[in-house]
A computed fold for a 524-nucleotide part of an RNA from an uncultured bacterium, annotated as small-subunit ribosomal RNA, 5' domain. RNAcentral holds the full RNA, with entries from ENA and SILVA. The prediction has a mean pLDDT of 81. It matches the Rfam family "Bacterial small subunit ribosomal RNA". Rfam links the family to the GO terms structural constituent of ribosome and ribosome.
Context: one part of a larger RNA
RNA sequence: AUUGAAAGCUGGCUGCAUGCCUUACGCAUGCCCGUCAAACGGAAACGGGCCCAUCUCGAUGCCGACAAGUGGCGAACGGGAUGAGUAAUAUAUCUUAACGUGCCCAGAAUUGGGGGAUAACUGCUCGAAAGAGCUCCUAAUACCGCAUACUACCUGACGGGGAAAGGGGGGGAUCGCAAGACCUCUCGCUAUUGAAGCGGUCCACAUCUUAUUACCUAUUUGGAGGGGUAAAGGCCUACCAAGGCCACAAUCUGUGAUUGGUCUGAAAGGACGACCAUGCACUCUGGGACUGACACACGGCCCAAACUCCUACCGCAGGCUGACGAGGGCAAUUUUGGACCAGGCGCCCAAGCCUGAUCCAACCUUGCCACGUGCAGGAAUAACGCCUUCAUGUUGUAAACUGCUUUUGUCCUGCAAGAUACCUUCUGGGCUAAUACCCCCGGAAGAUGACGGGACCUGAACAAUAAACUCCGGCUAACUACAUGCCUGCAGCCGCGCUAAUACGUAGGAUGGGAGCGUGCAUC
Numbered sequence: 001a002u003u004g005a006a007a008g009c010u011g012g013c014u015g016c017a018u019g020c021c022u023u024a025c026g027c028a029u030g031c032c033c034g035u036c037a038a039a040c041g042g043a044a045a046c047g048g049g050c051c052c053a054u055c056u057c058g059a060u061g062c063c064g065a066c067a068a069g070u071g072g073c074g075a076a077c078g079g080g081a082u083g084a085g086u087a088a089u090a091u092a093u094c095u096u097a098a099c100g101u102g103c104c105c106a107g108a109a110u111u112g113g114g115g116g117a118u119a120a121c122u123g124c125u126c127g128a129a130a131g132a133g134c135u136c137c138u139a140a141u142a143c144c145g146c147a148u149a150c151u152a153c154c155u156g157a158c159g160g161g162g163a164a165a166g167g168g169g170g171g172g173a174u175c176g177c178a179a180g181a182c183c184u185c186u187c188g189c190u191a192u193u194g195a196a197g198c199g200g201u202c203c204a205c206a207u208c209u210u211a212u213u214a215c216c217u218a219u220u221u222g223g224a225g226g227g228g229u230a231a232a233g234g235c236c237u238a239c240c241a242a243g244g245c246c247a248c249a250a251u252c253u254g255u256g257a258u259u260g261g262u263c264u265g266a267a268a269g270g271a272c273g274a275c276c277a278u279g280c281a282c283u284c285u286g287g288g289a290c291u292g293a294c295a296c297a298c299g300g301c302c303c304a305a306a307c308u309c310c311u312a313c314c315g316c317a318g319g320c321u322g323a324c325g326a327g328g329g330c331a332a333u334u335u336u337g338g339a340c341c342a343g344g345c346g347c348c349c350a351a352g353c354c355u356g357a358u359c360c361a362a363c364c365u366u367g368c369c370a371c372g373u374g375c376a377g378g379a380a381u382a383a384c385g386c387c388u389u390c391a392u393g394u395u396g397u398a399a400a401c402u403g404c405u406u407u408u409g410u411c412c413u414g415c416a417a418g419a420u421a422c423c424u425u426c427u428g429g430g431c432u433a434a435u436a437c438c439c440c441c442g443g444a445a446g447a448u449g450a451c452g453g454g455a456c457c458u459g460a461a462c463a464a465u466a467a468a469c470u471c472c473g474g475c476u477a478a479c480u481a482c483a484u485g486c487c488u489g490c491a492g493c494c495g496c497g498c499u500a501a502u503a504c505g506u507a508g509g510a511u512g513g514g515a516g517c518g519u520g521c522a523u524c
Base pairs, nucleotide, nucleotide: 001523002522006519008517009516012371015368016367017366019363020329025327027325031322034073035072036071039070040069042066046064047063048062049060051058080282082281083280090207091206093204099199100198101197105194106193107192109190111188112146114144115143123134124133125132126131153160154159166187167186168185169184170183171182174181175180208254216244217243220242221241222240223239225237226236227235259277260276261272262271263270264269285304286303287302288301307318308317310315335361337360338359339358344355346353347352374404375403376402377401379397385394386393410460411459414456418451423446424445425444426443427442428440429439430438469512472509473494474493475492479508480507481506482505489496490495
């Protein structure tokens, strides 16, 4: 000088930041991932309409909203008050070729014709429960064929094989009994090319300690047939060869997440890796795969073990290293708070919904910065106190007293910015056969703020609401008296105290920094 600090005495306040360093110990309750009715059949509760009825009960999917269900996308992001493992399967830097890619963007091309089921629902059964089974009915952007398919894929270059799904808005003529065809706009679907971003993989080099660890290795090292993967490869495997690493430290052991950076220092260095950011690993312990563009998946599944819960003893349920919170541990670390307003994530045509991410507030003198606790005048200097050479000295312009001010605090008034917005309406332009629908730049008007009775501003009254802590022998700024008498005690080092202690204790005074002060641990 520094700190994620602790505890002692004390404590007025603004702003900003930080806040389980210990048991990766076990956790009560609710919350943290949903969304789309413009994919679908529908009709639980609610509101409206319509019908019937009126003492009361009702019926209807027509509309809004939509429980449960089918389907799509998301749930692999974001979060961790996680760092256990990991000394290289990691990270940092520099490269390489044998790869993948949902959504988004750009290009060019399609979207024809059919089929059979199934959940919900109905009826029934089993079970203590969790839940499960059977029967009947039905839809789709769910599922499966057929047709077509250039570029993509395979090829022995002849050929082979492979796709789709529709939804919504509007409409003049024509066709049609009608539904609709048809036209057009829009959101999608299918196959494909490119690109961005992201991800997988490989090489080189760097990365703590120990030689009281000197040898280590058997799929081990290489070849080659096959398998496997999105992809190179002993990644796996039948066979063959006998290799490979190492004193420039292999192997073993210990410790440990990494980096940007942080602290210190004139630098070189040393120590550290909280917060913030990056990539990594993990999500009760161990193992495994499924789904999917992406996982071997924290709030998914299966198996096993431990622990906890329920049980009718057959069986069954759970995982806070998410945000709060409780227990325990500890010297020690906060609220079971508000809001989606902003900027983001997910879904959605949109409105919107969701979001303990985030934005805010609460708590703590934990840190940093800023402000205040008054200002001016006022005695050859009141009193008390202390000392005294008894003259004085000191406390001390300090107080009293007089005048002034009102930061802060209290009360009152007004009022920015975070809202340029998204959205609604109007005007103009585009698309189009169209003045319809839809889309868009700019302009005008309207609505929307958790924080928030906030920041800031105006006014009012009142010096009013606000100072403690350490130290005074030397190092080291600041001295006397009393008491004690190697006792009580002090002490960072030297050391002090055995009868005049500036060193212990008390008092007066002085010094220092100051809403803090001093102490001990740790680092330079």